[in-house]
Transfer RNA from a Candidatus Staskawiczbacteria bacterium, 74 nucleotides, folded computationally.
RNA sequence: GCCGCGAUAGCUCAGGUAGCUAGAGCACAGCUCUGAAAAAGCUGGGGUGAUCAGUGCAAGUCUGAUUCGCGGCA
Numbered sequence: 001g002c003c004g005c006g007a008u009a010g011c012u013c014a015g016g017u018a019g020c021u022a023g024a025g026c027a028c029a030g031c032u033c034u035g036a037a038a039a040a041g042c043u044g045g046g047g048u049g050a051u052c053a054g055u056g057c058a059a060g061u062c063u064g065a066u067u068c069g070c071g072g073c074a
Stems, first nucleotide, its partner, number of pairs: 001073007010026004019057001028044005050066005
C1' cells in the first nucleotide's frame, strides 16, 4: 500500500429484509430479607449508536468519506 471484519450502557454482546419508545447479562445505586453480611428477590439510574455527510416520511440498520482496532496479502 491492497483486501476483509469490527466500533451500540462501566464491561461482554444482541438487535432478520429499514418500520416506529434502543435492549440483555454482569457491574453500580436503593429497598426487602439477616443480629450483621453473603446469596436471593424487587426497583432504578446509566447511550452524541466511532465521526461527518448522503438517500429516504422514517437510519443502530442502507451508501460514501474519515478515524481507530483485529486479521490476511504484498
It matches the Rfam family "tRNA".